SAM riboswitch aptamer (S box leader) from Virgibacillus oceani, 108 nucleotides, folded computationally. The coordinates come from a structure-prediction model, not an experiment, and the mean pLDDT is 78. It was read from a public genome assembly, where an Rfam model found it.
RNA sequence: CUCUUAUUCAGAGUUGGUGGAGGGACAGACCCAAUGAAGCCCAGCAACCGUCACACGAUGUGAAAAGGUGCUAACCUGACGCAAGGAUAUUUCCUUGAACAAUAAGAG
Repeated sequence: CUCUUAUUCAGAGUUGGUGGAGGGACAGACCCAAUGAAGCCCAGCAACCGUCACACGAUGUGAAAAGGUGCUAACCUGACGCAAGGAUAUUUCCUUGAACAAUAAGAG
């Protein structure tokens, strides 16, 4: 990097430290940011892998959080974007699905 499976709802820093100008994947918007962005450290959240206990046919249920990852602005941004349907009637809203994206585990 590609493929497969699962999950995108909840949770966790509105004064922690460092750092110095960008950030919220992408387009258009709308936002955040010198009252200090990204990154790094620390802290926290969750429980995918792993661990432990019990049951067991595949597997399931429960516990803990030392290990491998992940995550910690938003009245909801995986908002919106493409397709179908519905409501409202001039403009918005809702549902379902797809595409793209992210994370974990496995395979190449």